[in-house]
RNA sequence: UGACGAUAAAGGCAAACUUCUCGAAAGGGGAGGACGCAAAGCCAUCGGGACUAACGCUCACUUAGGUGAGAUAAGUCAGCCGGGCUGCCGUU
Numbered sequence: 001u002g003a004c005g006a007u008a009a010a011g012g013c014a015a016a017c018u019u020c021u022c023g024a025a026a027g028g029g030g031a032g033g034a035c036g037c038a039a040a041g042c043c044a045u046c047g048g049g050a051c052u053a054a055c056g057c058u059c060a061c062u063u064a065g066g067u068g069a070g071a072u073a074a075g076u077c078a079g080c081c082g083g084g085c086u087g088c089c090g091u092u
Base pairs, nucleotide, nucleotide: 002092003091004090005089012037013036017032018031019030020029021028022027035079041085042084043083046082047081048080049077050076051075057070058069059068060067061066
């Protein structure tokens, strides 16, 4: 340095759920809590995929006003997959 993750050792992160908070929502942050994770560390301006649709847009209804539906991401997910970068220990 590359590959591998059996055996350990030191540790690390933290799903669901509860609660507070931000957000229109998806979802994010704090506290509690552990399903799991050898990168469950970072990157969404690397590619794919999934979720949401506020404002706008289109359509329908409706008494102006409003209500409903449809498509749409520059919003969201890194614990969806692939990829990139970095990293502990051990074996080889």
Molecule: c-di-GMP-I riboswitch aptamer
Organism: Armatimonadota bacterium